A computed fold for a 413-nucleotide RNA from a Pseudomonadota bacterium, annotated as Bacterial RNase P class A.
NCBI's taxonomy places the organism under Bacteria, Pseudomonadati, Pseudomonadota.
Its mean pLDDT, the model's own confidence on a scale to 100, is 75.

RNA sequence: CCAGUCGGCCGGACGGCCGCGGCUGCUAUGCUCGAAAGGGUGCAGUCGAGGAAAGUCCGGGCUCCACGCGGAUACGGCGGCGGAUAACAUCCGCCGAGAGUGAUCUUAGGGAUAGCGCCACAGAGAACAGUCUGCCGAAAGCGCCUUGGUCGAAAGGCCAUGGGCGCAGGCGAUGGUGAAACGGUGGAGUAAGAGCCCACCGCCGCGACCGUAAGGAAGCGGGCACGGCAAGCCCCGCCGGGAGCAAGACCGAAUAGGGAUGCACGCCCUCCGAUGCCUUGGCGGAGGAGGGCAGCUCGUCCGUGAGCGCGCAUCCGGGUAGGUCGCGAGAACCAUGCGGCGACGCAUGGUCCAGAGGAAUGGUCGUCGCCGCGCAAGCGGUACAGAACCCGGCUUACAGGCCGACUGGCGUU
Numbered sequence: 001c002c003a004g005u006c007g008g009c010c011g012g013a014c015g016g017c018c019g020c021g022g023c024u025g026c027u028a029u030g031c032u033c034g035a036a037a038g039g040g041u042g043c044a045g046u047c048g049a050g051g052a053a054a055g056u057c058c059g060g061g062c063u064c065c066a067c068g069c070g071g072a073u074a075c076g077g078c079g080g081c082g083g084a085u086a087a088c089a090u091c092c093g094c095c096g097a098g099a100g101u102g103a104u105c106u107u108a109g110g111g112a113u114a115g116c117g118c119c120a121c122a123g124a125g126a127a128c129a130g131u132c133u134g135c136c137g138a139a140a141g142c143g144c145c146u147u148g149g150u151c152g153a154a155a156g157g158c159c160a161u162g163g164g165c166g167c168a169g170g171c172g173a174u175g176g177u178g179a180a181a182c183g184g185u186g187g188a189g190u191a192a193g194a195g196c197c198c199a200c201c202g203c204c205g206c207g208a209c210c211g212u213a214a215g216g217a218a219g220c221g222g223g224c225a226c227g228g229c230a231a232g233c234c235c236c237g238c239c240g241g242g243a244g245c246a247a248g249a250c251c252g253a254a255u256a257g258g259g260a261u262g263c264a265c266g267c268c269c270u271c272c273g274a275u276g277c278c279u280u281g282g283c284g285g286a287g288g289a290g291g292g293c294a295g296c297u298c299g300u301c302c303g304u305g306a307g308c309g310c311g312c313a314u315c316c317g318g319g320u321a322g323g324u325c326g327c328g329a330g331a332a333c334c335a336u337g338c339g340g341c342g343a344c345g346c347a348u349g350g351u352c353c354a355g356a357g358g359a360a361u362g363g364u365c366g367u368c369g370c371c372g373c374g375c376a377a378g379c380g381g382u383a384c385a386g387a388a389c390c391c392g393g394c395u396u397a398c399a400g401g402c403c404g405a406c407u408g409g410c411g412u413u
Stems, first nucleotide, its partner, number of pairs: 001409010012368007020048007030041004050384001054395002057393005062244004075240005080094005095109001096107004110235002115233002117229003132175001134171003141167006147160005183201005202224001203222004209216002248325004258316006266293007276283003295308004330352001332351008369382005
């Protein structure tokens, strides 16, 4: 210098003008909405988004409900080991396996001799394997053809344990298929072959010793047997009550309904109708008469009795609308020191840092920064996105930039 791998951080700056939300203050102590609680409106000061506020996927805090204790079962989740933590499916360190020359990366990583199930396509064959291509066909065997010799008149036989083709049979070596074909390479061996035998590698079992553990492992033994899938059922071990801030708590109108007390009292229809009023015919209706209706509760039936059933007034309580709290001083942040490889923990000092209505947290101008284009003047761009009970994680989105550690290659000294 080039190429790359990890980790951490920033994610526009300053100023002017206009505007928005929270809190505090104010002799603005005013005005206004509301029954009230409380809200709106002015000025000043002060604070006002993120690394992901997002997805709402895990884990907790908090709240209400449920719950005697223990165990089993069902369902759901988790699954190498050790640690961190309030907890976790997160993080740290390590182990195993796999990928990469390497820095480093990936990994739902218990159990496949508990049982069941599945293994697509291709391929001959996919799990107590298999002959499509192929090699052999030696020994014991069958059929056909054939050479030479020989016996025989011929049919046929015998010999060369003749030759060739086919079959039975042997093989798991060659080719080919596949994610996977029942160890690999080389040799010896054989008719051809094969862990059949040998050497090395691999594998399996035991294992001194090392490590808290997962695990590693010198060495010894064994020709080798035991395919894969459990994010298929399942088995083993561990964990797990439910719902969620629309949780929940407090204050609390009008109307309707509930309760208590007091007063009044059968209800409806028709007719008559006193006192009274006025435009002499009406209004109004104390009271009277007649008729109709007669229910519910006191367990039921009969009898009897009581209360309710109707109105008015006052008071009480629940709840609705509405309002307030929950709601941000916390598993908080910053600095320093100490312990730890680290995640993280402890100590000391400092800081206060949004919080609502679903709605605020912005706009504009100037100067500068950064990126792109352009010789230049200049022009264009400046991401992803936005709190709503809070916190720890994970995942996803993101213009541009900074810092550190490390790896491989090339060059120079």